Transfer RNA from Ambispora leptoticha, 73 nucleotides, folded computationally.
The sequence is in RNAcentral, with records from Rfam.

RNA sequence: GGAUCUGUAGUUCAACAGGUAGAACACUCCGCUGAUAAUGGAGAGGUAGGUGGUUCAAGUCCACCCGGAUCCA
Numbered sequence: 001g002g003a004u005c006u007g008u009a010g011u012u013c014a015a016c017a018g019g020u021a022g023a024a025c026a027c028u029c030c031g032c033u034g035a036u037a038a039u040g041g042a043g044a045g046g047u048a049g050g051u052g053g054u055u056c057a058a059g060u061c062c063a064c065c066c067g068g069a070u071c072c073a
Base pairs, nucleotide, nucleotide: 001072002071003070004069005068006067007066010025011024012023013022019056027043028042029041030040031039049065050064051063052062053061
């Protein structure tokens, strides 16, 4: 320098023919316990790497940029 893949809640990941985002763990509160742990219940938390574009509507398609991984030279 070229190519491919990838970037979603604190973390690990999901979602899909484009229709306004979920799970687990972690965290907070409550129950249970003499008290912890375990366990049961409830809850908070993200507009989706950035900027544009297409569309009635985009995390989900297109372009460029940024970060990461792999391969080639």
Its Rfam family is "tRNA". Gene Ontology term of the family: triplet codon-amino acid adaptor activity.